[in-house]
Molecule: SAM riboswitch aptamer (S box leader)
Organism: Ignavibacteriales bacterium
RNA sequence: AUCUUAUCAAGAACGGCAGAGGGAACAGGCCCGCUGAUGCCGUAGCAGCCGGUUUCGAUUUAUCGAGACGUCGGGUGCUAAAUCCUGCCUUCCCAAUUUUAUCGGGAGGGAAAGAUGAGAU
Numbered sequence: 001a002u003c004u005u006a007u008c009a010a011g012a013a014c015g016g017c018a019g020a021g022g023g024a025a026c027a028g029g030c031c032c033g034c035u036g037a038u039g040c041c042g043u044a045g046c047a048g049c050c051g052g053u054u055u056c057g058a059u060u061u062a063u064c065g066a067g068a069c070g071u072c073g074g075g076u077g078c079u080a081a082a083u084c085c086u087g088c089c090u091u092c093c094c095a096a097u098u099u100u101a102u103c104g105g106g107a108g109g110g111a112a113a114g115a116u117g118a119g120a121u
Base pairs, nucleotide, nucleotide: 001121002120003119004118005117006116007115008114013043014042015041016040017039021032022031023030026087027086028085029084044079045078046077048076049075050074051072052069053068054067055066056065057064058063059062083113088110089109090108091107092106093105094104096102097101
């Protein structure tokens, strides 16, 4: 980097450096930001996945399945806002025009894209 798969409305900030944009990309919206954001470094924290411990069950007896434990913080990750919201498809509701479709508003489902873990190449 690519592919597969699971999850994504929970949770968790201070200091230093630097100095104007930032919230992945594009568009629209909304927000953050010289009371210093985004970024980098340090420290602190959070607890999702993996791992760990443990209970029960199964069996091919060292593996599988289900549950519990953070008084296991080891690996990775994360610490504004739902992945900040919408965009594509679809269902329903409201309203208007109107004559059966168009536009506007709202709610739900799915996809795409993205992020993170695990596995594979």